Description:
Model confidence (mean pLDDT): 87 of 100. Small-subunit ribosomal RNA, 3' major domain from an uncultured bacterium, 482 nucleotides, folded computationally.
Context: one part of a larger RNA
């Protein structure tokens, strides 16, 4: 000097505890395990593996199997050497394709010459030297992650104490989300972490108005900013003010700083969000990519068909839909933000019960379009019923994207109408515009979302308290641990 203690003392966290929704039972998705399989590539495995690498497995993608072929190779750099009827290649022949064979035809740059006529050089061949490898090893590494943890800690120079490890400083009294900051002290001071500097949102100013807006004023229409105009207002940027415990009274140690109150859009860190010290787990990736070592070289490289990754007695994770009346059908009718778009969004019109299909207007998009928001709101209709709940699974016909939808696509129509009436030990999220609940878009993407980012709508109950459970931070205490 750490670790550890069913030791001690202070203190945090949706750790409990109040409270609100779920998960554990049902029926499908998605993943994993197991098991099967020619092969069902391969990583990821207690938290922190399992809607996880997968922000799109029908062909590709792929890395896996079986079958066909190629052998300097699908790529990339050099060297020798050969090289005009060469390289290439319509066609024709074999094939599932990749590929292998025949072939009229018929090359390119420099310099040169009447002239493809000579030289060189490029593809091309032959040959070598390499190439290649998603083979092994993450316990040989960079790098890049998870994870303790947005936790308040980790550590240094000089000085002082110790024989030494080491210690003080960082401990102590107060305070803070914080080793925040005050006061004390053999310490005095740094430095990495905390804050703060950025970034959104909240309030207000000034600038600029198109493609945004429309108050007055003027035209016009069945209606619209529709036009003239207009810059007030909303909105859109880009700059600036604003919040500092700055003001008042109590507390406190004339401290730091806490508690109450004014004004104020906003209050004590406003809100959230980017940032994650020194280090832990030989944590994770050798399959992103680099990268030693090792190991294949007519294959463990490489190219094509096809099947595989989708196989299902089973177990586990995550999720959708549900089991209804605060509800489901019907009809009517309102308000969002974000954000996408020219090999693209697609209006409007016709057509089809619907997916859709035809036709094009308009948009390179604060101009066009996708779009209807959806829960809400009016009204009607089921009345407790496995039901007008539920929607699994079959069957039958269709649409679409695609070379192709048998294995194995998404959707539409009608038929079918299965399980389930609230989930056992037991678990998991949530403290405020959060939870619940509603839908809108967006990556990927031909196609294909219950995953995943994001985005607005309606919008709560609870917190007495810290004894306990779980994890953490400081002092301290025992130890036969290290």
């Nucleotide at each position: 000097u750490g670790a550890c203690g069913g030791g001690g003392g202070c203190c945090c966290g949706c750790a409990c505890a109040a409270g609100c929704g779920g998960c554990g039972g049902a029926g499908c998705g998605c993943g994993u395990g197991g098991c099967u399989c020619a092969a069902u590539u391969c990583g990821a495995u207690g938290c922190a593996a399992a809607g996880c690498g997968c922000a799109g497995a029908a062909c590709c993608u792929u890395a896996c199997c079986a079958g066909g072929g190629c052998u300097u190779g699908a790529c990339a750099u050099g060297c020798u050497g050969g090289a005009a009827g060469u390289a290439g290649a319509a066609c024709c022949c074999c094939g599932a394709a990749a590929g292998g064979g025949g072939a009229a035809c018929g090359a390119c740059c420099c310099g040169u010459u009447g002239a493809g006529u000579c030289g060189g050089g490029u593809a091309c061949c032959a040959g070598c030297a390499c190439a290649g490898g998603u083979g092994c090893u993450g316990c040989a590494u960079g790098g890049c992650u998870g994870u303790c943890g947005u936790c308040a800690g980790c550590u240094c120079g000089u000085g002082c104490c110790g024989u030494g490890a080491g210690g003080u400083g960082u401990u102590g009294g107060g305070u803070u989300a914080a080793g925040u900051c005050c006061c004390g002290c053999a310490a005095c001071g740094a430095g990495c972490g905390c804050a703060a500097c950025c970034c959104a949102c909240g309030u207000c100013c000034u600038u600029u108005g198109u493609u945004g807006c429309c108050a007055g004023c003027g035209g016009g229409u069945a209606a619209u900013g529709c036009c003239g105009g207009g810059g007030a207002c909303u909105c859109a940027a880009a700059g600036g003010g604003g919040a500092c415990u700055g003001c008042c009274g109590g507390c406190g140690a004339g401290a730091a700083g806490c508690c109450g109150g004014a004004g104020g859009a906003a209050g004590g860190a406003g809100u959230g969000g980017a940032u994650g010290a020194c280090g832990u787990c030989a944590a994770g990736u050798c399959c992103u990519c680099a990268u030693g070592g090792c190991c294949c070289u007519u294959a463990c490289g490489u190219c094509c068909u096809g099947g595989g990754c989708u196989g299902c007695a089973c177990a586990c994770g995550c999720g959708c839909u549900a089991c209804a009346a605060u509800g489901g059908c019907c009809g009517g009718u309102a308000c969002a933000a974000a954000c996408c778009g020219u090999u693209g969004c697609a209006a409007a019109g016709c057509u089809g019960u619907g997916a859709g299909g035809c036709c094009u207007a308009g948009c390179u998009a604060a101009u066009c379009g996708g779009a209807a928001a959806a829960a809400g709101c009016c009204g009607g209709u089921c009345g407790u019923a496995g039901u007008u709940c539920g929607g699994a699974u079959c069957g039958a016909g269709g649409u679409c994207u695609g070379c192709a939808a048998c294995u194995c696509g998404a959707c539409c129509u009608c038929g079918u109408g299965a399980a389930g009436u609230u989930g056992g030990a037991g678990u998991c999220g949530c403290u405020a515009g959060u939870a619940a609940u509603c839908g809108c878009a967006g990556a990927u993407c031909a196609g294909c979302a219950u995953g995943c980012u994001g985005c607005g709508g309606u919008g709560a109950a609870u917190g007495c308290g810290u004894u306990c459970c779980c994890g953490g931070g400081c002092c301290u205490u025992g130890u036969a641990c290290a």